[in-house]
RNA sequence: GGGGUCGGAUGCGAUGGUCGCGGGCGCCUUCGGGUGUCCGAGGAAAGUCCGAGCUCCAUCGGGUAGACUGCCAGGUAACGCCUGGGCGCCGCGAGGCGACGGACAGGGCCACAGAAAACAGACCGCCGGCAGGGCAACCUGCCGGUAAGGGUGAAACGGUGGGGUAAGAGCCCACCGCGCCGCUGGCAACAGCGGUGGCACGGCAACCCCCAGUCGGAGCAAGGCCAAAUAAGCGGCGAGGUGUGACCCACACCGACAAGCCCGCGCAAGCGGGGAGCCGCGGGUAGGCUGCUCGAGGCGGUCGGCGACGACCGUCCCAGACAGAUGACCAUCCCCCGGGGUCGCACCCGGCGGAACAGAACUCGGCUUACGGCCCGGCCCUUGCA
Numbered sequence: 001g002g003g004g005u006c007g008g009a010u011g012c013g014a015u016g017g018u019c020g021c022g023g024g025c026g027c028c029u030u031c032g033g034g035u036g037u038c039c040g041a042g043g044a045a046a047g048u049c050c051g052a053g054c055u056c057c058a059u060c061g062g063g064u065a066g067a068c069u070g071c072c073a074g075g076u077a078a079c080g081c082c083u084g085g086g087c088g089c090c091g092c093g094a095g096g097c098g099a100c101g102g103a104c105a106g107g108g109c110c111a112c113a114g115a116a117a118a119c120a121g122a123c124c125g126c127c128g129g130c131a132g133g134g135c136a137a138c139c140u141g142c143c144g145g146u147a148a149g150g151g152u153g154a155a156a157c158g159g160u161g162g163g164g165u166a167a168g169a170g171c172c173c174a175c176c177g178c179g180c181c182g183c184u185g186g187c188a189a190c191a192g193c194g195g196u197g198g199c200a201c202g203g204c205a206a207c208c209c210c211c212a213g214u215c216g217g218a219g220c221a222a223g224g225c226c227a228a229a230u231a232a233g234c235g236g237c238g239a240g241g242u243g244u245g246a247c248c249c250a251c252a253c254c255g256a257c258a259a260g261c262c263c264g265c266g267c268a269a270g271c272g273g274g275g276a277g278c279c280g281c282g283g284g285u286a287g288g289c290u291g292c293u294c295g296a297g298g299c300g301g302u303c304g305g306c307g308a309c310g311a312c313c314g315u316c317c318c319a320g321a322c323a324g325a326u327g328a329c330c331a332u333c334c335c336c337c338g339g340g341g342u343c344g345c346a347c348c349c350g351g352c353g354g355a356a357c358a359g360a361a362c363u364c365g366g367c368u369u370a371c372g373g374c375c376c377g378g379c380c381c382u383u384g385c386a
Base pairs, nucleotide, nucleotide: 001382002381003380004379005378006377007376008375010373013333014332015331016330017329018328019327021040022039023038024037025036026035027034028033042357046368047367049366050365051364052363053362054219055218056217057216066215067214068213069212070211071085072084073083074082075081086100087098088097089096090095101210102209106208107207108204109203110202123150124149125146126145127144128143129142130141131140132139133138158176159175160174161173162172163171177199178197179196180195181194182193183192184191185190223290224289225288226287233281234280235279236278237277240254241253242252243251244250245249261274262273263272264271265270297316298315299314300313301312302311303310304309334354335353336351337350338349339348340347
């Protein structure tokens, strides 16, 4: 110098001014608002995929069903998250990826190809015997042995080498692999070593299943408080007096109010029921208030830990709308781009250049996904020079 790998920080300008929007607090108010001051989006506010807080409902306890998780240890309020470690695979390497418990508890499956796909099997081949042919090498047929070689497949019933054999074969031997036993190291996953067995144990559990562990439901439109109009419901009031005709009906007058009518019984006085209207009650709708933002909180430091993280101290207050605010313009500076200038900077001019993904809605911890650019660092490979 080139190539690669793993991270970290930043989410985009700074300051001032003018206008506008949402909210807190203070003051004023004719209750409509005005005014001063302070604050006002994100690293993902997103997807709503996990785990919690909080709220309501259900709930003695246990089991079944169902769902999820699945190497080990640790972290955490908790997790399917994170950290460290083990093992397997990939990469020369830094590093990356892994649903990574159980296949002698049982069931099921293994496409195509292939002779045969799991108590297997023989297409070609190899070998032996017999028969026929040929001078011979050898060829053909039948019977038998074999699984080393070829061929198929994702996978072929251990691998490599040697001995052995008619040819072969764990048939025998060495090493590797595998099973079992023991010792050592490690909290553990696991690793190393030794002995032994003698090939017996194919794969799939992201098929059923078995084992171990976890799990009640719904969600801030949760939930709580106040409460209009209209309609239905319930309760109360829904009168009294005088006179005339007259005889139980009608009319007139007085009289307060929101109002005063109908039906039944009674000889009558009167009694009972209902309605319009008015008042009250409680439930609940619209609407309003609350939950609502100080929290497993941010920042800095010290200490413990490889680390995730924890303990302590100091300091800060940082959006709370409900059709949903966070914007626009100007000036100066900064950054970027283009041009001029310079050896290179400096400097000058121009730029409807300062962006992408996106945008709070109860709150946290994670994961995942989207994203233009800029800055910083660790490590690996390779090339050249000293």
Molecule: Bacterial RNase P class A
Organism: Gemmatimonadota bacterium